Transfer RNA from a Minisyncoccota bacterium, 72 nucleotides, folded computationally.
It matches the Rfam family "tRNA". By type it is a transfer RNA. Its family is annotated with triplet codon-amino acid adaptor activity in the Gene Ontology.
The organism belongs to Minisyncoccota, within Bacteria.
Model confidence (mean pLDDT): 82 of 100.

RNA sequence: GGGCUUGUAGCUUAGUGGUAUAGCUCCGGACUUUUAAUCCGGUGAUCGUGGGUUCGAAUCCUGCCAGGCCCG
Numbered sequence: 001g002g003g004c005u006u007g008u009a010g011c012u013u014a015g016u017g018g019u020a021u022a023g024c025u026c027c028g029g030a031c032u033u034u035u036a037a038u039c040c041g042g043u044g045a046u047c048g049u050g051g052g053u054u055c056g057a058a059u060c061c062u063g064c065c066a067g068g069c070c071c072g
Stems, first nucleotide, its partner, number of pairs: 001071007010024003018055001026042005048064005
């Protein structure tokens, strides 16, 4: 330098055009003498970033940034 691939909540992750899902964590409560475990409820992501297409984009196209693999 070229090709492919990944980027979504504090962490892991689902989501193939119509207001983004779950688990763990965190917060509150129940239970317990207390802790742990269990159960109930809740908070939290304008989807790496800038453009484009579209009535509508996490999703399609594209520049850039970052990680991974391969080729030279």